[in-house]
RNA sequence: GUCAGUUUUCGGGACGAGGUGCGUCGGCGCGAGCCGGCAAUUCCUCACCGGCGGUGUCAGCCCGCGAAUCCCGUCCAGGACGGACGGGACCGAAACGGUCAGUCCGCGCGCGUGUGCGGGUCAUCCGUUGCCGACGGUAUAGUCCGGAUGGGAGAGAUCUGGG
Repeated sequence: GUCAGUUUUCGGGACGAGGUGCGUCGGCGCGAGCCGGCAAUUCCUCACCGGCGGUGUCAGCCCGCGAAUCCCGUCCAGGACGGACGGGACCGAAACGGUCAGUCCGCGCGCGUGUGCGGGUCAUCCGUUGCCGACGGUAUAGUCCGGAUGGGAGAGAUCUGGG
């Protein structure tokens, strides 16, 4: 280092402000109405956040995965809530400009791996401007509360054995 098994650790972030006021409470008034308080972290303005593997370079928006939700099947429990495994469905979002690893072509050098110059193409980087973000609760939520001290893609470590 590789193969197999064992045990174990880690494994999701978002300072929040201002405005409006759906509503609601109190006071005054015969009444129509008037005055005041509270009032969306969800609406408006600004702000803030970005799991995992891959991709010849560092990715929320390139290719996949996970989670959530729904359907089917099997098993466990069986008083109920539910739990595990498998299969399927579903599963969001960008452009422009600049530079460029890599790569292609031409010319030259070279024993070989290659190397020099020029040209083309090329980013997850830089700049600008955008876009996306499950379910339940609540004045309409990526950011609050909740399932969740859960689950998980995966990332490490330890021990044993074989080659």

The RNA shown here (FMN riboswitch aptamer (RFN element)) has 163 nucleotides and comes from a Fidelibacterota bacterium. NCBI's taxonomy places the organism under Bacteria, Pseudomonadati, Fidelibacterota.